[in-house]
Predicted 3D model of a 77-nucleotide RNA (c-di-GMP-I riboswitch aptamer) from an Actinomycetota bacterium. Rfam family: c-di-GMP-I riboswitch aptamer. Rfam's curators write: GEMM was predicted in a large-scale screen for bacterial structured RNA regulatory elements. The coordinates come from a structure-prediction model, not an experiment, and the mean pLDDT is 86.

RNA sequence: UCCUGAAAAAGGCAAACCCGCCGUGAGGCGGGGGCGCAAAGUUACGGGUCUCAGAGUGAGAUAGCCGGGCUGCUGAA
Numbered sequence: 001u002c003c004u005g006a007a008a009a010a011g012g013c014a015a016a017c018c019c020g021c022c023g024u025g026a027g028g029c030g031g032g033g034g035c036g037c038a039a040a041g042u043u044a045c046g047g048g049u050c051u052c053a054g055a056g057u058g059a060g061a062u063a064g065c066c067g068g069g070c071u072g073c074u075g076a077a
Stems, first nucleotide, its partner, number of pairs: 012037002017032006035064001041070003045067003048062005
């Protein structure tokens, strides 16, 4: 330095649900709320799933579905 990540510390994020707003919709944003998360930070690159359109071609969503890329706090075996 790289892989892996126990304990502890400093913290961080925020599921379902509720309210408001945006969107044809999947869903997103804000507030509340905590199921959980060592990347539940970021990226739509690959796969999956979902939505819209409807010959075909396509457009969009999902990163807390899986994998990959980039970045990051602590550091026992």